[in-house]
RNA sequence: GGGCGGUUAGCUCAGGGGCAGAGCGCCUGCCUUACAAGCAGGAGGUCGGAGGUUCAAUUCCUCCACCGCCCA
Numbered sequence: 001g002g003g004c005g006g007u008u009a010g011c012u013c014a015g016g017g018g019c020a021g022a023g024c025g026c027c028u029g030c031c032u033u034a035c036a037a038g039c040a041g042g043a044g045g046u047c048g049g050a051g052g053u054u055c056a057a058u059u060c061c062u063c064c065a066c067c068g069c070c071c072a
Base pairs, nucleotide, nucleotide: 001071002070003069004068005067006066007065010024011023012022013021018055026042027041028040029039030038048064049063050062051061052060
């Protein structure tokens, strides 16, 4: 330098056009003498950045940044 994949909650990851979810973690309550487990509820996201397409973009297109793999 070229090719491919990835970037979404604190962590690991879904979601591939119609205002974003799970598991674990965190908080509160119940239970317990207490803790853990269990049960119920809750908080937490400018979906890496900037443009474009669209009535509408996490999703499609372009560029950039970062991470990984391959080729030179």
Molecule: transfer RNA
Organism: Candidatus Fervidibacter japonicus